[in-house]
C1' cells in the first nucleotide's frame, strides 16, 4: 500500500436479524463490625469522529481517527 477485527461508564467487558444501554470490579453513602469482611442503595456513557437511509441508528451503510493482527 492491501484485507481482516475491534472502538460502549474509571477498569475489564456483555449487548443488538433497529423500538432508544447493563454486569463485574472500581468510586461515594448509609447498616453491621475494634478492623476487615459482609449487606443495602447512588452517581457515573454525545455507544471513537463526520456523515447518509429511516417515523426511529449503539445495531445498517460511506468516509475518517486510532488499535491489533495478516499479506506485501
Nucleotide at each position: 500500500g492491501g484485507a481482516u477485527u475491534g472502538u460502549u461508564a474509571g477498569c475489564u467487558c456483555a449487548g443488538u436479524a433497529g423500538g432508544a444501554a447493563g454486569a463485574g470490579c472500581g468510586u461515594c453513602c448509609g447498616c453491621c463490625u475494634u478492623u476487615a469482611a459482609g449487606c443495602g442503595g447512588a452517581a457515573g456513557g454525545u455507544c471513537g469522529c463526520a456523515g447518509g437511509u429511516u417515523c426511529a441508528a449503539u445495531u445498517c451503510c460511506u468516509g475518517c481517527a486510532c488499535a491489533a493482527u495478516c499479506c506485501a